[in-house]
RNA sequence: GGUUCCAUAGUUCAAUGGAUAGAACGACAGUUUCCUAAACUGUAAAUUCGGGUUCGAUUCCCGGUGGGACUACCA
Numbered sequence: 001g002g003u004u005c006c007a008u009a010g011u012u013c014a015a016u017g018g019a020u021a022g023a024a025c026g027a028c029a030g031u032u033u034c035c036u037a038a039a040c041u042g043u044a045a046a047u048u049c050g051g052g053u054u055c056g057a058u059u060c061c062c063g064g065u066g067g068g069a070c071u072a073c074c075a
Base pairs, nucleotide, nucleotide: 001071002070003069004068005067006066007065010025011024012023013022018055027043028042029041030040031039048064049063050062051061052060
């Protein structure tokens, strides 16, 4: 250089072209407790960026960025 895969809450993962993007762990608050932990309840938190197609895009297409894999050349 070429081909290809991936990018979603703080972390690990879901989701389908369609209504308000969901779960676990974690964080915070509350209940409980002498205190802590545990347990229970509640709250906040995300679709990598730009463009396109579409009535509608996290999903499909193009490009950028970042990361991974394979491979060629040079040395």
The prediction has a mean pLDDT of 81. Transfer RNA from a Bacteroidales bacterium, 75 nucleotides, folded computationally. The sequence was found in a public genome assembly. It matches the Rfam family "tRNA". It is annotated as a transfer RNA. About the family: Transfer RNA (tRNA) molecules are approximately 80 nucleotides in length.